[in-house]
Annotation
This is a predicted structure of a 341-nucleotide part of an RNA (large-subunit ribosomal RNA, domain IV) from a Pseudomonadota bacterium. The source organism's lineage runs through Bacteria, Pseudomonadati and Pseudomonadota. The prediction has a mean pLDDT of 81. It matches the Rfam family "Bacterial large subunit ribosomal RNA".
Context: one part of a larger RNA
RNA sequence: UCUUGGCCAAGGAACUAGGCAAAAAAGCGGCCGUACCUUCGGUAUAAGGCCUGGCUGACGCAAGUCGGCCCGCAGCGAAAGUAUCUCUGGCGACUGUUUAUCAAAAACACAGCUUCCUGCUAACUCGAAAGAGGAUGUAUAGGAGGUGACACUUGACCGAUGCGAGAAGGUUAACGGUGGGGGUGUAUAUGAAAGCAAUUUUGUGUAUGCUCACCGCCCGAAGCCCUCGUCAAUGUCAGCGAUAACUAUAAUCGUUCUAAGGUAGCGCAAUUCCUUUCCGGGUAAGUUCCGGAGCGCAUGAAUAGUGUAACGAUCGGAGAACUGUCUCGGCCAAGAGCUCG
Numbered sequence: 001u002c003u004u005g006g007c008c009a010a011g012g013a014a015c016u017a018g019g020c021a022a023a024a025a026a027g028c029g030g031c032c033g034u035a036c037c038u039u040c041g042g043u044a045u046a047a048g049g050c051c052u053g054g055c056u057g058a059c060g061c062a063a064g065u066c067g068g069c070c071c072g073c074a075g076c077g078a079a080a081g082u083a084u085c086u087c088u089g090g091c092g093a094c095u096g097u098u099u100a101u102c103a104a105a106a107a108c109a110c111a112g113c114u115u116c117c118u119g120c121u122a123a124c125u126c127g128a129a130a131g132a133g134g135a136u137g138u139a140u141a142g143g144a145g146g147u148g149a150c151a152c153u154u155g156a157c158c159g160a161u162g163c164g165a166g167a168a169g170g171u172u173a174a175c176g177g178u179g180g181g182g183g184u185g186u187a188u189a190u191g192a193a194a195g196c197a198a199u200u201u202u203g204u205g206u207a208u209g210c211u212c213a214c215c216g217c218c219c220g221a222a223g224c225c226c227u228c229g230u231c232a233a234u235g236u237c238a239g240c241g242a243u244a245a246c247u248a249u250a251a252u253c254g255u256u257c258u259a260a261g262g263u264a265g266c267g268c269a270a271u272u273c274c275u276u277u278c279c280g281g282g283u284a285a286g287u288u289c290c291g292g293a294g295c296g297c298a299u300g301a302a303u304a305g306u307g308u309a310a311c312g313a314u315c316g317g318a319g320a321a322c323u324g325u326c327u328c329g330g331c332c333a334a335g336a337g338c339u340c341g
Base pairs, nucleotide, nucleotide: 001336002335003334004333005332006331007330008329010327011326014325019322029051030050031049032048037042039149053070054069055068056067057066058065059064071075084320085319086318087317088316089315090314091312092311096108097107112147113146114145115144116143117142118141124133125132126131150307151306152305153304155237156236157235160234161233162230163229164228165227166226169225170224171223176218177217178216179215180214181212182211183210184209185208186207187206188205189204190203191202192201193200194199238256239255240254241253242252265299266296277293278292279291280290281289
């Protein structure tokens, strides 16, 4: 010096990012008592107060009650085991689940709500298939997506994207049909050139084959264009100018654009840049906290909005108690470090 313990004057969170760590009170018993709020179950062991030994008398079935006496610093006489509490917000309803080995949470799940699919050889999933699961189930069933108890609610927009329905028209592939074109065979007719000739070369017509990644036309489904519907589907939810008999403000008016221009709520917020916004509260002093305000840089309604009792090893703020966290250190014990073996 370190590790693990123990004690401390006066003060008592002044420590610190933060009461982290430690300490303290209480001590699963008995009696009394218990607020706000509330989904009437809770909250709640709320909080808070008192009692507890031994001997003995009366009453009593007992539990116990009411007296008398005795001892100790102390009576659950503490070996084990064994709640700190209060006030106020955010988030998530709750119990539960999770990053085995840095994250336990506000993340996941959840009951409830809602949308879509599925009529049974179901949809869907696994599997080249057979087959299996779904299910020895049958729409009060099964699958998929979203939201997430409960209460009050969930506004406008179908222009875009998606999905569903529709079928008159437009467009539209291969196949098929049909007509040309190119190449190349066979047969035949006929012309030209070369050659003395036999013959060779090169064209043209007709007939008939083979072939080509060539060119038209006819036919041709879904899809797309098109017409409707649909937002608890993906999503979106405006500017500018003027105006009231002080001023200020603008119920109001004008104008442009739009599919429609953000409703109820909430709001400096887990969202607010400016920002330590402004006002109030709490403190001697408060970038945090609580309440209010609102031109919201860039809130807002199942990517849910706003509340909410209970719950939480959750995250903020305040207080009581308590303490070596600190003012500010000191002392003690055991072990390690060091030396020797």